A computed fold for a 1498-nucleotide RNA from an uncultured marine bacterium, annotated as small-subunit ribosomal RNA. The prediction has a mean pLDDT of 83. It matches the Rfam family "Bacterial small subunit ribosomal RNA".
[in-house]
RNA sequence: GAGUUUGAUCCUGGAUCACAUUGAACGCUGGAGUGUUGCUUUACACAUGCAAGUCGAACGGCAGCAUAUGUGCUUGCACCUGAUGGCCAGUGGCCGAACGGGUGAGUAAUGCAUCGGAACGUGCCCAGUCAUGGGGGAUAACGCACCGAAUGCUGUGCUAAUACCGCAUACUAUCUAUGGAUGAAAGCGGGGGACCUUCGGGCCUCGCGAGAUUGAAGCGGCCGAUGUUAUAUUAUGUACCUGGUGAGGUAAAGGCUCACCAAGCCUACCAUCUAUAGCUGGUCUGAGACGACGACCAGUCGCACUGGAACUGAUACACGGUCCACACUCCUACUGGAGGCAGCAGUGGGGAAUUUUGGACAAUGGGCGAAAGCCUGAUCCAGCAAUACCGCGUGCAGGAAGAAUGCCUUCGGGUUGUAAACUGCUUUUGUACGGAACGAAACGGUCUAGAUUAAUACUCUGGGCUAAUGACGGUACCGUAAGAAUAAGCACCGGCUAACUACGUGCCAGCAGCCGCGGUAAUACGUAGGGUGCAAGCCUUAAUCCGAAUUACUGGGCGUAAAGCGUGCGCACGCGGUUUUGUAACACACGCUUGAAAUCCCCGGGCUCCACCUGACAAUUGCCCUUGUGACUGCUAGGCUAGAGUACAGUAGAGGGAGGUAGAAUUCCUCGUGUAGCAGUGAAAUGCGUACAUCUGCGGAGGAACACCCAUCGCGAAUGCAGCCCUCUGGACCUGUACUGACGCUCAUGCAUGAAGUCGUGGGAGCAAACAGGAUUAGAUAUCUGCGUAGUCCACCCUCUAAACGAUGUCAACUGGUUGUUGGGAAUUUACUUUCUCAGUAACGAAGCUAACGCGUGAAGUUGACAGCCUGGGGAGUACGGCCGCAAGGUUAAAACUCAAUGGAAUUGACGGGGACCCGCACCAGCGGUGGAUGAUGUGGAUUAAUUCGAUGCAACGCGAAAAACGUUACCUACCCUUGACAUGUGAGGAAGUUGUGAGAGAUCACUGGGUGCCCGAAAGGGAACCUCAACACAGCUGCGGCAUGGCCGUCGUCAGCUUGUGUCGUGAGAUGUUGGGUUAAGUCCCGCAACGAGCGCAACCCUCGUCAUUAGUUGCUACAUUUAGUUGAGCACUCUAAUGAGACAGUCGGUGACAAACCGGAGGAAGGUGGGGAUGACGUCAAGUCCUCAUGGCCCUUAUGGGUAGGGCUUCUCACGUCAUACAAUGGUGGGUACAGAGGGUUGCCAACCCGCAAGGGGGAGCCAAUUCCAGAAAGCGCGUUGUAGUCCGGAUUGUUCUAUGCAACUCGAGAACAUGAAGUGGGAAUCGCUAGUAAUCGCGGAUCAGCAUGUCGCGGUGAAUACGUUCCCGGGUGUUGUACACACCGCCCGUCACACCAUGGAAGUAGGCUCCACCAGAAGUAGCUAGCCCAACCGUAAGGAGGGCGGUUACCACGGUGAGGUUUAUGACUGGGGUGAAGUCGUAAGCAAGGUAACC
Repeated sequence: GAGUUUGAUCCUGGAUCACAUUGAACGCUGGAGUGUUGCUUUACACAUGCAAGUCGAACGGCAGCAUAUGUGCUUGCACCUGAUGGCCAGUGGCCGAACGGGUGAGUAAUGCAUCGGAACGUGCCCAGUCAUGGGGGAUAACGCACCGAAUGCUGUGCUAAUACCGCAUACUAUCUAUGGAUGAAAGCGGGGGACCUUCGGGCCUCGCGAGAUUGAAGCGGCCGAUGUUAUAUUAUGUACCUGGUGAGGUAAAGGCUCACCAAGCCUACCAUCUAUAGCUGGUCUGAGACGACGACCAGUCGCACUGGAACUGAUACACGGUCCACACUCCUACUGGAGGCAGCAGUGGGGAAUUUUGGACAAUGGGCGAAAGCCUGAUCCAGCAAUACCGCGUGCAGGAAGAAUGCCUUCGGGUUGUAAACUGCUUUUGUACGGAACGAAACGGUCUAGAUUAAUACUCUGGGCUAAUGACGGUACCGUAAGAAUAAGCACCGGCUAACUACGUGCCAGCAGCCGCGGUAAUACGUAGGGUGCAAGCCUUAAUCCGAAUUACUGGGCGUAAAGCGUGCGCACGCGGUUUUGUAACACACGCUUGAAAUCCCCGGGCUCCACCUGACAAUUGCCCUUGUGACUGCUAGGCUAGAGUACAGUAGAGGGAGGUAGAAUUCCUCGUGUAGCAGUGAAAUGCGUACAUCUGCGGAGGAACACCCAUCGCGAAUGCAGCCCUCUGGACCUGUACUGACGCUCAUGCAUGAAGUCGUGGGAGCAAACAGGAUUAGAUAUCUGCGUAGUCCACCCUCUAAACGAUGUCAACUGGUUGUUGGGAAUUUACUUUCUCAGUAACGAAGCUAACGCGUGAAGUUGACAGCCUGGGGAGUACGGCCGCAAGGUUAAAACUCAAUGGAAUUGACGGGGACCCGCACCAGCGGUGGAUGAUGUGGAUUAAUUCGAUGCAACGCGAAAAACGUUACCUACCCUUGACAUGUGAGGAAGUUGUGAGAGAUCACUGGGUGCCCGAAAGGGAACCUCAACACAGCUGCGGCAUGGCCGUCGUCAGCUUGUGUCGUGAGAUGUUGGGUUAAGUCCCGCAACGAGCGCAACCCUCGUCAUUAGUUGCUACAUUUAGUUGAGCACUCUAAUGAGACAGUCGGUGACAAACCGGAGGAAGGUGGGGAUGACGUCAAGUCCUCAUGGCCCUUAUGGGUAGGGCUUCUCACGUCAUACAAUGGUGGGUACAGAGGGUUGCCAACCCGCAAGGGGGAGCCAAUUCCAGAAAGCGCGUUGUAGUCCGGAUUGUUCUAUGCAACUCGAGAACAUGAAGUGGGAAUCGCUAGUAAUCGCGGAUCAGCAUGUCGCGGUGAAUACGUUCCCGGGUGUUGUACACACCGCCCGUCACACCAUGGAAGUAGGCUCCACCAGAAGUAGCUAGCCCAACCGUAAGGAGGGCGGUUACCACGGUGAGGUUUAUGACUGGGGUGAAGUCGUAAGCAAGGUAACC
C1' cells in the first nucleotide's frame, strides 16, 4: 500500500496478501564453470583404519637392516668387531602431550561484553647479574629361575646417566623473635696455539644445556562497577547466613575453612523459586529506532559414556592419562580382564533432512631435535550434493505462398507466426588433438664482507652464485579441427496480481493465502490452445523481520468503539514557586586511552567480468580518564510572598451523631348507629360479610413515613441527606487585616468509607421476594388479583458489590461571549434600582477539537505533573492457585479450542400490537346478497388405460376455453408410415387430375379405364406450377425448464408520486431542491426558503352522453292537404340522423383567507366548480404469469418424444371449496287483455305474409347485401279475474313415455317440445361480498363463439330507491416525525433447554514418572589428621639406634546406594462439569431488537 465487517458511508479493529532472507526440506526439471556451504533431530550406540610424538649432540646398550674393518677358507659363503649409518624394546628429558581438532549437555552467573583494580604465578623466548666445586647409593634394560587362559606379575644377579640423594658455597631469594636460620646446579658436542699429563686427558675457546636471581613482554589466576530472557497464579530468602578477632589454607585477597563473639545480610531499582538459554564480534530485516537470530569465520566459557577424586606438572583436577562407583558393550579356560569417535573418514538408529572408510605434508602453522629430519585427518587439495551466491551458454541475420498441423470462429476469418521450412553467417560451452603455467624460495651448498675469538675453527649478520623440492595436475590458460552441431524448464492467468478462450463436469469431482468458486452456458475444478512471469532453475512448505503507528522511546489511546479504580486520606516513589552565595553529582564542550581481527560503507588493486580475494581510510553512535563552563536540574546556606496554611469579623445549608416531641393517614381493638352487601377487575373469581361486614360516630393501641413548602434549589469525598425542638460536631464560601514562610501536587502497597441485598439477636402498622389460592392462557412455574412469610425499621456484628454514571481520575495555568439561578461582597440609586466581583449550579453558543454524535472558561480546546486502565470477537471476568469472608460469595486472573469478524457514529429504506396529518364503499349509516336448499360451472381430492396441459392469497378456481358428441385434442389403446403431413436444394421419370372393382375398423394396399394442359418461340427448344421415385443435406416436436430470454400481460394503483442538471452543505454514504405555512382530487396552486431550472407522471389535448346553432334531408320526420295506414303530394319548421361550431372560465356578486392560492354561499345557465362515463397506467415491486398464441439461446428425441387412422378419454364421483342460476312466495303465482325501448346482427344468412301441428317445429316462398326488409311478440308496467298462508295454483329438481331440429353420427355425451312425475327448500351458524345516483335493486332485449348447444361472457335500454352524523375502530394507501440489534428488509432478526456427532478443556477415588527439599543409614577411591602392627639403599652414628619414608589400621570429609516424611511438576484415570463446532430436529417465543406487545438494563 491492497482486498476483507455495510444496502451504501466514515471510524475503530483484527485476520490475510504483495518485499527481503535461510546451514533449509518436498515436487517437477536439469548444459558447463568459479569461489562457498553441508546431522539444526538422539550430549543416541559405535565395527575398522588413522588423528602425538620426538631427541643417540642425556644414558646403558645393540634384537633386526645397511655399510665398513678383520679372520677363515669350500672365492662367495661363514664368522668377528657397536666401528659407522642408524636403532626395536628400555632408562632419562624443568621436552611435548594443558596446544591444535570436536561439541553446546549444563550454566541466568564461579558465565559473557565493556571499563577499571590489587593481594598473585609464570615452562619455552628476550635483556641483565652471580655461580656451575666436591661426593654417594641405587635401578630398568639384560642374564637366570617361576606363576598365569589373557591383561600381566614375582624372585634373584649385573650396570649407566642431564635419573636419584647428601656436603660445600651463595644472593637484590625465603623466613625471622632482627640475634640469626634455611635453600642450588649436569653435563653434552665442535675446534685448538703454547704449557702440563698417570696419555684417559688437563687447559683454552665456541655453541648448546643446567642452577640462583632481577626485569620485561606475553599468558594465566583473582576482585569490583555497569549491562545481560520470561513469570508476582514465585514476596520474602538466608544458618557460614552477614560482620569482627584469631588461626589454618592457597601462587594469591577473601567465611575459602575452623574456634569464639555479635545479629546481622539480600529484597518491590524485584531478592528467592520455577521455566528457558552457552555469551560476544556479528547475521537477517527495517527509513530509522528496534525486532528476531547467534550455522560457517573470529574471541571467550563449559563439557569429553554418567557421577566422584586426586596424582604428575610452569599450567590439568586432564577428549585419544590414573584411581573408584553405576549403566552399557566385548573377551574368557568363569577365577578374572578390556573399552569410551561431542577428533577425520565411516556404520547403525532417529529424522522432512546434511557428503569420501580419498590424496599430500608441496605450501601455511604446530611438537621434538644443534641440524638433517620425523610426526601432524591441524591444514592444503580432490570427490559427492543446483544447498545458496555470481557470471556464461542453449545460436545470429534474412525469410509471407502469412505453408501445414493445432485451437477458436459471427464461417468472413483470426491465432500459433518470421515462428518453422529454406538461404547465408558465427563457434562461447562441450568433443578431439597439441602446447603449458603461477603457487618455490627459503632452510641447505659455495664465494665474499663484517662481528666474535689467540684463531683463517665454530657461530651469527649482509650480499653474489647455485643444486633439490608440486598433493592439486598435464589442472588453469593458449593454439588447431569439425560442426547449429551437445544443451529449457517451472509456476501462474476471478480480484488483490502481469496474463482468456473452448470442451468436460454439474454443490459431484475438486480448488482455496484472504474474499470466495462449483447446484447444465464455470475466464476460479480437470484438459487443450493461447498468454503472463521467472529462468538452470521454478513452485510449494517451514521459519524470521517488514508492511503492523497491531505494545506507539522515536510513534497510539481511555464520554458513546477495548479502556477512568465507587470515593477519599496518605507513607515510599515521581514532580515542584521566587531570589542570592557556594559546589559541580547531572548536563554541555576540548582532549587522551580503549572499543581485537574479520564483517558493513567509501576509494583503489588482482582473478577476461562478477561473486570472491586484497590494500588503505572511514565507522564502531559505547565505556573510562582528564580539563573547562556554570545557563538548566540537583545539593548546601540564607532571604521573599504571588502557592499552601493559621487567627480575627460575617454568611448559607435536607452535612453528620445523640435525645425529645407534634399532626395527618393506614391497620387493629372496644362501644354506638345501621343492613346486605363489600372488595376487586379488561371481565371475573378466590377473599370479607347475618357470629352483623363495608359505610358512619366517639375513644384507645402500635409501628412506619414525614403531604403542601419543593426549585434546572441547597449540603456532602462518594454512597447519600427532607416534619419540629434541643444538644454535640465536621466542612465550605466571602471581606479586610495580621502571622508562618514552599510547609505543596499526585499517589503503587496501605488505611478509612461505601446504595440495595445477605447472615445472627430484638421490633413489626403498611408494603412485600418465597409458598400456596383465584383468574388469563394451547400451556402460564409470569403479567392481573385476594392473602401472606422472610425482608423493609432500630441496636450491634459482618459482607464490599451496582448502568456505584457526567458511562468524562486528581491538581495547576492559559484561551471570545450571552442568558437564568443559589450564597457572599463592593459601588450606586427616589426605588431590593443598576453595575461590577468571588464561589457554586443550569441553558445556548465563537475559535478550536472530534469518526461522527457532540464538547465548548464547570472543555472532550491549548499545555504541564502524578497515578490508574486498554490492545480482535467468543471461550471468560470462567478454570486452577493465592488472599479475604461464618456462608453466599468477593478479589487477583489464564490456556486449549474456535471465528473473520465483534463493534462505534451517522445515512437511505423497510418495519412497529410508536406518535401526527390526510385519503379510499376502508369503517359507519343504508339497500341487496353469499355462507343453508336444488341445479349449473370451475377447482382440489379420489379414481382411471387416459381422465392432456397450464393458472394457486388479495392479483388461481363461469380462469387460458368468444362453445370438448367426431374433429378440435395436445392424453390413452390398437393398427400403420419413415427425407416424412409441411419448406428449400440435386438427379431421373411423369402433366396435373380423374373413373371403376376388391380387401380392411380406417389409414392404406392391389388391380384398372380414359387423359395431356399454361407462357415464350416460325420451329427446334426453353420456362413456370404440380405428381412419383432415389440418395443426402435436412424437416418435424403442444418434448424440458417463464429461475437462460424477447414480446405481451396481471398487481400495488389512476395511488401521487419518481428523477435529473448546475449550485450549496457534509470527510463521506447522502442532504437540499421534493421540507415548512396554507390549499387541492392531485409534487394542484400560492407564499416563504441555498437554492434555481428541467424531465417522466397529475391536469389538459382524444372519444362518448347532456344544451344550442349552422349545414344536409333518404330509407328518417310531418306543422299543411290526403289516406285504413307517412299511404300519397308538399315541405325540412320540429324529432332524428351526422358533420362543423358555440358553450363553463371560479367568468360574475357577497363572505372568509395574508391585498395570495383557494374555499363557502348566491345569481344567471341545458350544464357549476376535474358536469357524467371511457380510453390513457410514471420510476419501480412481486426471479408474479405465459417456452401450450408468437418469437427465441441451450438441452433432449430422430423406423420416434415425429406423422397418419379408428375407438375411447378430457363429461368418472364418497367428499371439500369458489362463482353463478332458480327459489322458498301474496310488493307473489296464475289466466285473459293492453302500452312503451335501446343497441345490435343478417347471403353457407335473416327469413315476412299465409297454411299445418297442443308445442318444439314443419311447409311456404315475398322482401332484404339493409335509417327501406327480416330477426322482433320487449319484459317488468297498467287493467280485469282467480288463488288466501297451505310444502300450497309456491318451488321446480328428479324420473318415465312420446317427439322436434341440427349433424356422417346425439350410447358413453348435447339442445328443445308435449304429457305425466313433483325432491330439497318456509329466508339460511360462525363468517363474508357489492354498491353513494340514473347508482343499488329489479325487468327484459341483442351480439360474439357456433352445424347444434349459454344459468357463462360482452353490450343495450325499461322501472328506479335508501343512506352517508362522521373518521374512534378494521383494511389498504400517501406525507412528515420517532425507535430499531431488520437490509432476502417483521413471512425480518434472534435466545435457551433437550436429543445426535465430533473437538479441546476443568474436577476426580487414584495410578505411573521427573525435579527438589528435610531427617536418618551407609561409606568405594582419594586427601588430610592420628597410629600401639609390619617394612625400608643414600643423611647422622663405630655400633645399638636415630632422623625420615612406605605399607597396613583408624578418624573426618565425601560419590554411588538405601529408608521415611514433604513440596512441585508431567502423563494417565471409571465417572462427572460446563464450553466450542456441525446439519436438519424437539419445546416454546417464557430472553431481546419497535412502547417487541408487562420499557429495557445493573
The sequence is in RNAcentral, with records from ENA, Greengenes and SILVA.